[in-house]
RNA sequence: GGUGAGUUGGCCAAGUUGGUAAGGCAUCGCUCUCUCAAGGCGAAGACCACGAGUUCGAACCUCGUACUCACUA
Numbered sequence: 001g002g003u004g005a006g007u008u009g010g011c012c013a014a015g016u017u018g019g020u021a022a023g024g025c026a027u028c029g030c031u032c033u034c035u036c037a038a039g040g041c042g043a044a045g046a047c048c049a050c051g052a053g054u055u056c057g058a059a060c061c062u063c064g065u066a067c068u069c070a071c072u073a
Base pairs, nucleotide, nucleotide: 001072002071003070004069005068006067007066010025011024012023019056027043028042029041030040031039049065050064051063052062053061
C1' cells in the first nucleotide's frame, strides 16, 4: 500500500426485511439484616466514532475521514 472486520451508557454486550436501543456488571434509592455482604424491588445513565448523502423516517443503506484488529504484498 491492498483486502476484510470492528467502533453502541463508566465497563461488557444485543439490536441488519430501515420505524424513536434488550440485558449483565458498576452507580444511586428503598427493602431485608443487630451491622456488613449477599438477596429482592425501583431509578438514573447511550440521539449509536466523526462528517455528508439517500429516505416521510437511519445504530441499520451509500460515500468520505479517524482509530483498532486480522490477512496479504
The RNA shown here (transfer RNA) has 73 nucleotides and comes from a Bacteroidaceae bacterium. Lineage of the source: Bacteria > Pseudomonadati > Bacteroidia > Bacteroidales > Bacteroidaceae. The RNAcentral record of the sequence draws on ENA. It matches the Rfam family "tRNA". Rfam classes the family as a transfer RNA. Gene Ontology term of the family: triplet codon-amino acid adaptor activity. Model confidence (mean pLDDT): 81 of 100.